[in-house]
RNA sequence: GAGUUUGAUCAUGGCUCAGAACGAACGCUGGCGGCGCGUUUUAAGCAUGCAAGUCGAGCGGUAAGGGUACUUCGGUACCCCUAGAGCGGCGGACGGGUGAGUAACACGUGGAUAACCUGCCCCCGGGUGCGGGAUAGCCCAGGGAAACCUGGAUUAAUACCUCGUAAGACCACGCUCUGUAGGGAGAGUGGGAAAAGGCGCUUCGGCGUCGCUUGGGGAUGGGUCCGCGUCCCAUUAGCUAGAUGGUAGGGUAAGAGCCUACCAUGGCGACGAUGGGUAGCCGGCCUGAGAGGGUGAACGGCCACACUGGAACUGAGACACGGUCCAGACUCCUACGGGAGGCAGCAGCUAAGAAUCUUCCGCAAUGGGCGCAAGCCUGACGGAGCGACGCCGCGUGGGCGAGGAAGGCCGCAAGGUUGUAAAGUCCUUUUCGGGAAGGGGAAUAAGAGUGAUAGGCAAUGAUCACUUGAUGACAUGAAUCCCGGAAUAAGCCCCGGCUAACUACGUGCCAGCAGCCGCGGUAACACGUAGGGGGCGAGCGUUGUUCGGAAUCAUUGGGCGUAAAGGGCGCGCAGGCGGCGUGUAAAGUCUGGCGUGGAAGUCCCCGGCUCAACUGGGGGAUUGCGUUGGAAACUGGCACGCUUGAGUACGACAGGGGAUGGGGGAAUUCCAGGUGUAGGGGUGAAAAUCUGUAGAUAUCUGGAGGAACACCAACGGCGAAGGCAGCCAUCUGGAUCAGUACUGACGCUGAGGCGCGAAGGUGCGGGGAGCAAACAGGUUUAGAUACCCUGGUAGUCCGCACAGUAAACGAUGUGCACUAGGUGUCGGGCAGUCAAUGUUCGGUACCGCAGCAAACGCGUUAAGUGCACCGCCUGGGGAGUAUGCCCGCAAGGGUGAAACUCAAAGGAAUUGACGGGGGCCUGCACAAGCGGUGGAGCAUGUGGUUUAAUUCGAUGAUACGCGAGAAACCUUACCAGGACUUGACAUGGACAGGAAUGGUCGUGAAAGCGAUCAGCUCUUCGGAGUCUGUUCACAGGUGCUGCAUGGCUGUCGUCAGCUCGUGCUGUGAAGUGUUGGGUUAAGUCCCGCAACGAGCGCAACCCCUGCUGUCUGUUGCUACCAAGUGAAGUUGGGCACUCAGACGGGACCGCCGGUGACAAACCGGAGGAAGGUGGGGACGACGUCAAGUCAUCAUGGCCCUUAUGUCCUGGGCUACACACGUGCUACAAUGGCCGGUACAGAGCGCAGCGAAGCCGAGAGGCCAAGCGAAUCGCAAAAAGCCGGUCCCAGUACGGAUUGGAGUCUGCAACUCGACUCCAUGAAGUUGGAAUCGCUAGUAAUCGCGCAUCAGCAUGGCGCGAUGAAUCCGUUCCCAGGCCUUGUACACACCGCCCGUCACAUCACCCGAGUCGGGGGUACCCGAAGUAGUUAGCCUAACCCUUGUGGAAGGCGGCUCCGAAGGUAUGUCUGGUGAGGGGGAUGAAGUCGUAACAAGGUA
Repeated sequence: GAGUUUGAUCAUGGCUCAGAACGAACGCUGGCGGCGCGUUUUAAGCAUGCAAGUCGAGCGGUAAGGGUACUUCGGUACCCCUAGAGCGGCGGACGGGUGAGUAACACGUGGAUAACCUGCCCCCGGGUGCGGGAUAGCCCAGGGAAACCUGGAUUAAUACCUCGUAAGACCACGCUCUGUAGGGAGAGUGGGAAAAGGCGCUUCGGCGUCGCUUGGGGAUGGGUCCGCGUCCCAUUAGCUAGAUGGUAGGGUAAGAGCCUACCAUGGCGACGAUGGGUAGCCGGCCUGAGAGGGUGAACGGCCACACUGGAACUGAGACACGGUCCAGACUCCUACGGGAGGCAGCAGCUAAGAAUCUUCCGCAAUGGGCGCAAGCCUGACGGAGCGACGCCGCGUGGGCGAGGAAGGCCGCAAGGUUGUAAAGUCCUUUUCGGGAAGGGGAAUAAGAGUGAUAGGCAAUGAUCACUUGAUGACAUGAAUCCCGGAAUAAGCCCCGGCUAACUACGUGCCAGCAGCCGCGGUAACACGUAGGGGGCGAGCGUUGUUCGGAAUCAUUGGGCGUAAAGGGCGCGCAGGCGGCGUGUAAAGUCUGGCGUGGAAGUCCCCGGCUCAACUGGGGGAUUGCGUUGGAAACUGGCACGCUUGAGUACGACAGGGGAUGGGGGAAUUCCAGGUGUAGGGGUGAAAAUCUGUAGAUAUCUGGAGGAACACCAACGGCGAAGGCAGCCAUCUGGAUCAGUACUGACGCUGAGGCGCGAAGGUGCGGGGAGCAAACAGGUUUAGAUACCCUGGUAGUCCGCACAGUAAACGAUGUGCACUAGGUGUCGGGCAGUCAAUGUUCGGUACCGCAGCAAACGCGUUAAGUGCACCGCCUGGGGAGUAUGCCCGCAAGGGUGAAACUCAAAGGAAUUGACGGGGGCCUGCACAAGCGGUGGAGCAUGUGGUUUAAUUCGAUGAUACGCGAGAAACCUUACCAGGACUUGACAUGGACAGGAAUGGUCGUGAAAGCGAUCAGCUCUUCGGAGUCUGUUCACAGGUGCUGCAUGGCUGUCGUCAGCUCGUGCUGUGAAGUGUUGGGUUAAGUCCCGCAACGAGCGCAACCCCUGCUGUCUGUUGCUACCAAGUGAAGUUGGGCACUCAGACGGGACCGCCGGUGACAAACCGGAGGAAGGUGGGGACGACGUCAAGUCAUCAUGGCCCUUAUGUCCUGGGCUACACACGUGCUACAAUGGCCGGUACAGAGCGCAGCGAAGCCGAGAGGCCAAGCGAAUCGCAAAAAGCCGGUCCCAGUACGGAUUGGAGUCUGCAACUCGACUCCAUGAAGUUGGAAUCGCUAGUAAUCGCGCAUCAGCAUGGCGCGAUGAAUCCGUUCCCAGGCCUUGUACACACCGCCCGUCACAUCACCCGAGUCGGGGGUACCCGAAGUAGUUAGCCUAACCCUUGUGGAAGGCGGCUCCGAAGGUAUGUCUGGUGAGGGGGAUGAAGUCGUAACAAGGUA
């Protein structure tokens, strides 16, 4: 920096990613070289080899071998060369390994040592005299399996010992000088060493050298002590008996309780003792801008350890990795008696593990040990090997090369891409293969030569310089040259976003992916594969870990009103912080010098390997510590002052501040009495429990008792908080105001601590009227362990004691200071013309500037700006749980985790949606009416069922007389059967043939199959056209997906809304505009307004209708004229009227009055055919329902291809126990039937409408005029009106059903048409719950027409006729609009969401116990060993009085201490555990509905 909580936003907050790094591991892959690195696990166990020896110039001596001599031929003597072993010296305390232990002076850093040691090395001085006794080896003997041991005899030394000499060395004594200190220096007096050694030379005198010894000094290395620094846990708070100190003694190289005895009672600790856990520390390394964080592999320093535990010896140095002793475990050998061993050296093995190498070469170099030296030893080291483990470098070729080849992939095609990539051609040769030659790492040693220096008589000696001078593990190496040939050499990961890189196919919530968000349910850029692309490249990914990003523990650099977070409140010890002035010293602070801060590393510069990695040199840095000089502002110390902070006294003053005591009235309840009668009570005036005729309720009087104090009362007062309320008294705390005096910083905060602390609760004792958990009953309810009702016990009250919590809230710690104001109010002071008002101090509440804040908001009472101190937070859940501890009588409180799990949880605000929230408004929404549906029969559609099939779709509103405006065949998509296969249909190519086509026959249900006859056109003679057949491309599909789509449609809804530009406001989502005041049918209009405009909607423009004018005048009309009839606009004139149809007029709140704001507009009126959009229609904003339709059509994808296509016959879509919707006809008298009679409009008609006439009872038939229609026809309109009849009955209502007979259409009415006539005459007497339509020419009633159509209408679409009732009103139901409010909703209440139960999985807690590990204490036993002691035993050196001597030593015994072991145990911790417990997670399980809206009881 990014992703991720949301519809969107801001902030909070966690999770995740991009970076760097690694001693890594795993997967795929792998050409070369250089430089590095390589058991992080099990301080597990180890076969084998090697890793520390060396010195013969310390010593005795010497096998074997060689030589000489002798020989008894066995051997002996001598000489040479010496091995091994031994005595002795030096070294094995270095080098090498490891990290177990250790939280410590272990380490780092700086000091101290006046409290110490230091072999070898260097410098200076002195010395090296005389003696002695042993003992290994060797030899002999013995024991033992072995390891090894014992005895005897003998021997040497640079082994051991005595004596002598001896100073400046050490000790004691006193003296002098000196020093910061207990020290140093100086002189005087008394006690201690040697190898006559080795070697070389020698003129034999000695000289030289290596040693030895003593003293002093140095260097180096160490010991000890101190300041500071150095992890986590307080769920470890107290620890301590050598413990703290003193005295005396011991001990050490050395100070010291280091040890012992005695005495005292100290010492450590919240500045974290003690305990527990973890850990070697550092230079450094990784990361980071830094500050930090992490780490301590390799390299370097220090420490610790060496199978585990203990111990000492030797030594300059050890408590000793490749030494010793003891104990233990383990392994091995054994003759069972005993023995041996220690790879955390180098290799190597086993086991463990994700995982880490050769049982290599060499001492050539560097370094180490020994030695005079040569040299020997050296798994230190130098090299090689293995491993892409890391870093660095190189290569796998380079140039040209377009027909942009082939192939692949994508695309309908055109084409694109792979891609100059390949091929091809020219070139190069790093690398590779072969060959040649081969620098440097080697410096020098011994030796030789030359020269010089010092010393000396001299040199073989010492030192220095130069020349010369052997030695190479690596190495068949590096570098170089020659030859050959593009030859030997590319992979891995990724491509949804973060994050660079996209298509196709396969798959179909499957298989799988995934770091987070998340992909996959048929079009997947996210899975798998391919093509293409991106990244890195001998590597690439993954996993793990660390830092970073993370300001996500915040010193740099965070927070706490509501996101996590202020302690319930106060007092106050420690601590932190602290007013003004002067002086002082200089602790902090600042500054200069000096010392140190090792090397390596990091950084900069320069250099060496061809570069780089790597490496050499120089510089810088090492932020620190110490020391010394200086400064004095600030902080701190000390001293002296000051008054402003703080406090005290005096004076006023307000108050439900606290405690105790006393008295008061109203009300409830109860008791007694009176009056009085049938109810009372209760609630949603629902009901019941309950109460009352045994007299209640009501009312009056009297009494008892407890609790609480109406009005005043407040936005008011007091208190630290909790909290405090009738009145009076007493005691008592605090505040405030005014002014004087006094004290003189006495202050602020406050971890622990102490105190106070609502309600509820607990204990004891009282009290108990009302209220009231629990409980009981009633009610409600599906249930109702609730809400409501009737009762009712704790409790509520008082005293004493405990408890100690709360939404103890202003969700805001305390104190001080500063930073605009305004208003109200409480308590004081001052001013005032005392009224208003002004001013000032203290409180309280509201508004508000700056500022702050994520926003909301806060705003002198801060959440602003600062200072001081305290408390607290660090994702959600698990969980305020478990466990431990503390407190409590208990209930419980305080402190307070983890595993596991999630990708969020949460805050504020925004837009919606929703609410059994509010306000305003509208609608046949309700209400008021009229008529229906729901009951019957039938029609029709649907569900269901059935069926071979009952084709498909539509399914709340918004499916159901819907698609369908006509299913007998057809339609038709379904079923059965029979057939066809380039196809029923389209286009094109090729081939063959023939016009087209017509006819006949067989078979068949038809389709079809088969046979057969006749037969081409045009022509430039090439062919063309057309058809048939064959064949290839293809056709075809009412097959799937309406959740891939277009188009069309339904619905909200003809509702009045939906948006945009610019501006403005807001961090932003967004708001404003569009809200507000009016008004309207309307976001209609007006006014106002940080808005101004605009668009889609509304309205208007269009059509029909209502009045009228003009024009036109047949097929219409007929006033007038004429003709004419039985009658008739029938006919001729006519075009007035009606009517028809074309264009106009007319209506606009225009006029008047009123209301309103002077507006918009509304109300009333006039005029008018019509009045406030006149009535009706067409017209449907942004959008919603993944609404409907792939079966109207179109269309992506998928699927079928002798079938899911096509044709045919028959069947089905018409089924029928049922259920629902929509209708028709009715149930009758406002009616039915019969007769007579009147008045429409709109339509339709040539495969048509069909008059008149005749026939038939009728449907209809026959014949046939007219009419392509203002002419003719359908055609009669019906209800109505007039007259008659029926008389309340299942009827003269009703017509279903059924029988029979017919008519018509049609190829055909069986399944399955309509109609007619005769006969039959069912249910039904007005319809339960419920429900639908309609506000005027409407409902209702009545008929007529049309589309479809051969035929078939109760449906649909139209038309006219007759023609109502009601609308108070908006409380309620439904739907909708606007504003507002709440919200945990946003696939938006058909939302969200809680808990039990059931199932599965996981981690955890408790748990009778059980099995381990660590530690403490007490006691027992007590190895090795040091020290002490010793009366037993032994003994060469020295001494003497020569002994059974002394001294001294050793062995043995004993004592203290003492490891392992044992016993005991109110200890810590882990494993396991029947069972119990809650928690988390899981796809749609069960029960309810707790929360979110007033969530339906806030």
Predicted 3D model of a 1498-nucleotide RNA (small-subunit ribosomal RNA) from an uncultured bacterium.
Rfam family: Bacterial small subunit ribosomal RNA. Rfam links the family to the GO terms structural constituent of ribosome and ribosome.
Its mean pLDDT, the model's own confidence on a scale to 100, is 85.
RNAcentral holds the sequence, with entries from Greengenes.